RNAcentral holds the sequence, with entries from ENA. The RNA shown here (Bacterial RNase P class A) has 399 nucleotides and comes from Limnobacter sp. Rfam family: Bacterial RNase P class A. The family's RNA type in Rfam is ribozyme. NCBI's taxonomy places the organism under Bacteria, Betaproteobacteria, Burkholderiales, Burkholderiaceae, Limnobacter.
[in-house]
RNA sequence: AAAGUGUGCUGGACGGUCGCUGGCCUGUUGAAGACAGGCGGGAGGAAAGUCCGGACUCCAGAGGGCGCGGUGCUGGCUAACGGCCAGGCGUUGUAAGGCCUUACGGCCCAAGGCGACGGAAAGUGCAACAGAAAGCAUACCGCCGAUGGCUUGCCACUGGCAGGCACAGGUAAGGGCGAACCGGUGGUGUAAGAGACCACCGCGGUCUUGGCGACAAGACUGGCAAGGUAAACCCCACCGGGAGCAACACCAAAUAGGCGCGCGUUCCGCGUAAGCGGAGUCAAUGUCCUCUUGAGCGCGUGGGUAGGUGGCUAGAGCCCCACAGCAAUGUGUGGCCCAGAGGAAUGAUCGUCAGGGUUUCGGCCUGAACAGAAUCCGGCUUACAGGCGCGCUUUCGAC
Numbered sequence: 001a002a003a004g005u006g007u008g009c010u011g012g013a014c015g016g017u018c019g020c021u022g023g024c025c026u027g028u029u030g031a032a033g034a035c036a037g038g039c040g041g042g043a044g045g046a047a048a049g050u051c052c053g054g055a056c057u058c059c060a061g062a063g064g065g066c067g068c069g070g071u072g073c074u075g076g077c078u079a080a081c082g083g084c085c086a087g088g089c090g091u092u093g094u095a096a097g098g099c100c101u102u103a104c105g106g107c108c109c110a111a112g113g114c115g116a117c118g119g120a121a122a123g124u125g126c127a128a129c130a131g132a133a134a135g136c137a138u139a140c141c142g143c144c145g146a147u148g149g150c151u152u153g154c155c156a157c158u159g160g161c162a163g164g165c166a167c168a169g170g171u172a173a174g175g176g177c178g179a180a181c182c183g184g185u186g187g188u189g190u191a192a193g194a195g196a197c198c199a200c201c202g203c204g205g206u207c208u209u210g211g212c213g214a215c216a217a218g219a220c221u222g223g224c225a226a227g228g229u230a231a232a233c234c235c236c237a238c239c240g241g242g243a244g245c246a247a248c249a250c251c252a253a254a255u256a257g258g259c260g261c262g263c264g265u266u267c268c269g270c271g272u273a274a275g276c277g278g279a280g281u282c283a284a285u286g287u288c289c290u291c292u293u294g295a296g297c298g299c300g301u302g303g304g305u306a307g308g309u310g311g312c313u314a315g316a317g318c319c320c321c322a323c324a325g326c327a328a329u330g331u332g333u334g335g336c337c338c339a340g341a342g343g344a345a346u347g348a349u350c351g352u353c354a355g356g357g358u359u360u361c362g363g364c365c366u367g368a369a370c371a372g373a374a375u376c377c378g379g380c381u382u383a384c385a386g387g388c389g390c391g392c393u394u395u396c397g398a399c
Stems, first nucleotide, its partner, number of pairs: 001395010012353007020042002023039007044370001048381002051379005056244004068240005073087005088117001089115004097108004118235002123233002125229002140175002142171003147168002149165007183201006202224001203222008248310004258301006266279005281295004317336003321332004355366004
């Protein structure tokens, strides 16, 4: 430098005018409150989805077990996590390069991508279609038919030799079925074959070495067992009580209930009774009297509702630097205070610049995306115009 491949940050700046929201100060007012003036603060990297984890609050006497749910390679980080960092293993993957090839083409291979990555020699279950056969062995086409059987010929004979059939039977090389079928390649061997035997590879077991570990390398050994599936039940290890700021706490009307106290719900006559007549108490209207109507009225008090206040933003907080660590992260010094509404403010407009596009170099256009806090915090996921960086690998070139 080219190619390939990852990852981080940013998400505009300044000013004028008019507003909105909340805080502080000053003044007027006797106070509360109101009004006036002044000075600071006022959306995001995702405020989003509400998927995961915590703080905080309330509920449930305590602990344990069963059940249920979640997580699942190893080590570390963290308040915690299904998150993050580092590593292991598997899988995928091609540019350049290398190897094979006459060529076409094939193979190897970096960084990188992906992984729900505990257990299938504890048990149970499941596997459509196809296929002979889907878990325990079996044989459709094929191969063989050494041995036994049937048969033909010859030798010249209780037998032997040569051939034929494919009947018994042998086989699992090859073909075929399938997502998957009982280790793979090559050889020995055989009638044909086969881990039957041998070499290498794969796999299991034991040991040694390295590593905290996942695991890796090597040696010896077994002759091949233990097919797949656990986002099927299940087993193992670890974690988990429930509900959520509309949590929860405090203050507290009117009306209607609850409770307590006081006054009243009465007295007389007639009548079997219903009722009628007379005299009274209390309540009903601004007050008093009369009439009328009714049987309740008054005071105190507990709980809850409306409403109000707190919770509510000084925090696992932000910035700089140093140290420890590969890193995630942690520790320490110094500095800073940075929205807090409650039907819910964060807006409108004008000017200028950075930036972008275009240009006849005078200028002109644009000045954009996704998006809008609601108890707070750590993650994940999703959306996003434009801009700025930083790695890793391979190849080539120069010094």